């Protein structure tokens, strides 16, 4: 340059081939319990799904342009 993956909460991730309020774990943070802390338990707050555009009654999911990272070939 040029092929092909990936990009969802502070971190790791699900979302059944578009369809009901985008879940979970681990951290934070409150509360039990402890002498304190841990750990166990209950609970709560965090996501414009990497930006824009487009299609559709409907988009994390299809098209397309950009940006990041990663493989591979010149």
């Nucleotide at each position: 340059g040029c092929a092909c993956c990936c990009g969802u909460a502070g971190c790791u991730u699900a979302a059944c081939u578009g369809g009901a309020u985008a879940g979970a774990g681990c951290a934070u943070c409150g509360g039990u319990c402890u002498u304190c802390g841990g750990a166990a338990c209950c609970g709560a707050g965090g996501g414009u799904u990497g930006a824009g555009g487009g299609u559709u009654c409907g988009a994390a999911u299809c098209c397309u342009u950009c940006c990041g990272g990663g493989u591979g070939c010149g």

Predicted 3D model of a 74-nucleotide RNA (transfer RNA) from a Candidatus Dojkabacteria bacterium. The prediction has a mean pLDDT of 80. The sequence was found in a public genome assembly. It matches the Rfam family "tRNA". Rfam classes the family as a transfer RNA. Rfam's curators write: Transfer RNA (tRNA) molecules are approximately 80 nucleotides in length.